c-di-GMP-I riboswitch aptamer from a Chloroflexota bacterium, 88 nucleotides, folded computationally. It matches the Rfam family "c-di-GMP-I riboswitch aptamer". Rfam's curators write: GEMM was predicted in a large-scale screen for bacterial structured RNA regulatory elements. Its mean pLDDT, the model's own confidence on a scale to 100, is 88.

[in-house]
RNA sequence: CUCCGAAAAAGGCAAACCCGCCGAAAGGCGGGGACGCAAAGCCACGGGCCUACACCCCGCGCAGGGGCACGGCGGCCGGGUUGCCGGU
Numbered sequence: 001c002u003c004c005g006a007a008a009a010a011g012g013c014a015a016a017c018c019c020g021c022c023g024a025a026a027g028g029c030g031g032g033g034a035c036g037c038a039a040a041g042c043c044a045c046g047g048g049c050c051u052a053c054a055c056c057c058c059g060c061g062c063a064g065g066g067g068c069a070c071g072g073c074g075g076c077c078g079g080g081u082u083g084c085c086g087g088u
Stems, first nucleotide, its partner, number of pairs: 003087003012037002017032006035075001041081003045078003048073003055067004
C1' cells in the first nucleotide's frame, strides 16, 4: 500500500419506542433506550424514496383539487473522501 472481516481486544455509533425543543410537513436536535452497524465517520455528486409552507395551475372563492424541491433521508443503493483493530 492492496484486498478481506473468521476469531479477538480497545473503544465507537444507536433503530423502534418514550420525554422535551425546533419545523408547515418530511424530518432534525437534546435526554432516556438498544434493533442493529466495520465506516451506522464525513460529502446530497448520480439514482431512489419522503414531504409540499411559499409559489404555480384549476376554481366565484380565504372551500376544495392538481403540480412543484429551492426542504429532507448518508441506518435505501452507487460514487467521492478520511479512518480503528485484526488477517493478508
Taxonomically the source falls in Chloroflexota (Bacteria, Bacillati). The sequence was found by an Rfam model in a public genome assembly.